Predicted 3D model of a 521-nucleotide part of an RNA (small-subunit ribosomal RNA, 5' domain) from a metagenome. The RNAcentral record of the full RNA draws on SILVA. It matches the Rfam family "Bacterial small subunit ribosomal RNA". Gene Ontology terms of the family: structural constituent of ribosome and ribosome. The coordinates come from a structure-prediction model, not an experiment, and the mean pLDDT is 83.
[in-house]
Context: one part of a larger RNA
RNA sequence: GGAUGAACGCUAGCGGCAGGCUUAAUACAUGCAAGUCGAACGGUAAGGUUUCUUCGGAGACACACGAGUGGCGCACGGGUGCGUAACGCGUAUGCAACCUACCUUUAACUGGGAGAUAGCCCCGAGAAAUCGGGAUUAAUACCCCAUAAUAUCCAGUGAUUGCAUAUUCAUUGGAUUAAAGCUCCGGCGGUUAAAGAUGGGCAUGCGUGGCAUUAGCUAGUUGGUGAGGUAACGGCUCACCAAGGCAACGAUGCCUAGGGGUCCUGAGAGGGUUAACCCCCACACUGGUACUGAGACACGGACCAGACUCCUACGGGAGGCAGCAGUAAGGAAUAUUGGGCAAUGGACGCAAGUCUGACCCAGCCAUGCCGCGUGCAGGAUGACUGCCCUAUGGGUUGUAAACUGCUUUUGUACAGGAAAAAACUUCCGGUCGUGCACCGGGACUGAUGGUACUGUGCGAAUAAGCAUCGGCUAACUCCGUGCCAGCAGCCGCGGUAAUACGGAGGAUGCAAGCGUUAUCC
Numbered sequence: 001g002g003a004u005g006a007a008c009g010c011u012a013g014c015g016g017c018a019g020g021c022u023u024a025a026u027a028c029a030u031g032c033a034a035g036u037c038g039a040a041c042g043g044u045a046a047g048g049u050u051u052c053u054u055c056g057g058a059g060a061c062a063c064a065c066g067a068g069u070g071g072c073g074c075a076c077g078g079g080u081g082c083g084u085a086a087c088g089c090g091u092a093u094g095c096a097a098c099c100u101a102c103c104u105u106u107a108a109c110u111g112g113g114a115g116a117u118a119g120c121c122c123c124g125a126g127a128a129a130u131c132g133g134g135a136u137u138a139a140u141a142c143c144c145c146a147u148a149a150u151a152u153c154c155a156g157u158g159a160u161u162g163c164a165u166a167u168u169c170a171u172u173g174g175a176u177u178a179a180a181g182c183u184c185c186g187g188c189g190g191u192u193a194a195a196g197a198u199g200g201g202c203a204u205g206c207g208u209g210g211c212a213u214u215a216g217c218u219a220g221u222u223g224g225u226g227a228g229g230u231a232a233c234g235g236c237u238c239a240c241c242a243a244g245g246c247a248a249c250g251a252u253g254c255c256u257a258g259g260g261g262u263c264c265u266g267a268g269a270g271g272g273u274u275a276a277c278c279c280c281c282a283c284a285c286u287g288g289u290a291c292u293g294a295g296a297c298a299c300g301g302a303c304c305a306g307a308c309u310c311c312u313a314c315g316g317g318a319g320g321c322a323g324c325a326g327u328a329a330g331g332a333a334u335a336u337u338g339g340g341c342a343a344u345g346g347a348c349g350c351a352a353g354u355c356u357g358a359c360c361c362a363g364c365c366a367u368g369c370c371g372c373g374u375g376c377a378g379g380a381u382g383a384c385u386g387c388c389c390u391a392u393g394g395g396u397u398g399u400a401a402a403c404u405g406c407u408u409u410u411g412u413a414c415a416g417g418a419a420a421a422a423a424c425u426u427c428c429g430g431u432c433g434u435g436c437a438c439c440g441g442g443a444c445u446g447a448u449g450g451u452a453c454u455g456u457g458c459g460a461a462u463a464a465g466c467a468u469c470g471g472c473u474a475a476c477u478c479c480g481u482g483c484c485a486g487c488a489g490c491c492g493c494g495g496u497a498a499u500a501c502g503g504a505g506g507a508u509g510c511a512a513g514c515g516u517u518a519u520c521c
Base pairs, nucleotide, nucleotide: 001521002520003519004518006517007516008515009514010513013372014371015370016369017368018367019365020364021330026328027327028326030325031324032323035072036071037070040069041068043065044064047063048061049060050059051058052057079283080282081281088208089207090206091205092204093203094202095201098200099199103196104195105194106193107192108191109190110189111145112144113143121134122133123132124131125130151176152175153174154173155172156171157170158169159168161166181188182187209255210254211253216246217245218244221243222242223241224240225239226238227237228236258280259279260278261277263272264271265270285306286305287304288303289302308319309318310317311316336362338361339360340359344358345356346355347354348353375406376405377404378403386396387395388394389393411458412457413456414455415454416453420448425443426442427441428440429439430438431437432435465510466509467508468507469506470491471490472489476505477504478503479502480501486493487492
């Protein structure tokens, strides 16, 4: 000098864009953050429409829909950096050792039947959470039968290729295995197989902290055979057999740490860094376990144990903000218990739509970067005051002010007022390959926001500080103090003429900021 997720002191007009618990992965009151589908199902708690009414209510429609069964989603999105020196990450390969819901393409199929169970109804237990019994009912829930192969398994034959196990192709025989309906009649689905796309899993080379004042470490350890297990290879697990394996090219141990793209600095080499944004990993009160599922060993799922908090009728129960706000605590220090799904994206749905603290916006904070302003021109009796000096005179503040003219960015008042919106849906028209196809046109939809922006009026009006002035280092005098009070980054200054302390005048630097502190180069 540059830089920062900064903090502190003094000061402060505005806007745009960004950023905002670096500490206690400490504890959490409250609200919200994952639902959706009636075009799967039995139904009807509330509402709507409608009929009847003894005015209590009862019925119908399915407009709609609480609870329930079922499907899809909840493995995404969002947070944090505890752990991890590791195939965790980065990079480059391999899988002849693998999986992949939804989506796309192709081909084939979608036949028949049975029994339950939620709900509803009736009882019962309990303070509650919740649970038990009986009767009865449905499905795209569950089960059985049929059909079926380029699927799976078994036994063969022939060829091909390679990198060893083997791969690929053709073929013969046998065995096993499938489905679900709904409909507004347009469609939406279901099953099997093959291929693609996407996403993942595994393995390997190389790279990826400190300490040798850590030198030996290892029994599932290293390898083999066989079996089990997995989507899949493998001591992944187990039985048996052998005695191996790693290490001065640093094993093992201890300490520290999420990794990378980046970012800062530097001419570069390098050094430092990983806040924000993006990719990967790990975690979800602590530890463990599996279930469901295409996918989890699952942040707002389950079970067990533990610590903590809460409720209790003392028998027993409930909970997990490292989601968004917010609270307490810690700390030098870090924001609103805001608006909206209008846009983008996601889940579900044929759709309308519903949900979405993702996201889009607004609020707070000079935390940073960038931009604008605090006026411009003229004006010398070089006015007065202040300060200084070699003191009846000068210098300086200083064209500064007054005064005259101008402008109105900004401010204020009034008026107008966006883009972000195009889709979906619906109406009309056209095209062909006649499909809820495509194209064109109209209508509908804005949280931000009466915001940005524009125009008009008014009036210099509403707007400057901070640090420094001995040298380094731009900028000097007076007064006070008298090794005191104090200053200080280094050298150092102060003991009676202090340009170094404190004040004043003046000056210098930067400027809505300026200094100080901390850290990096």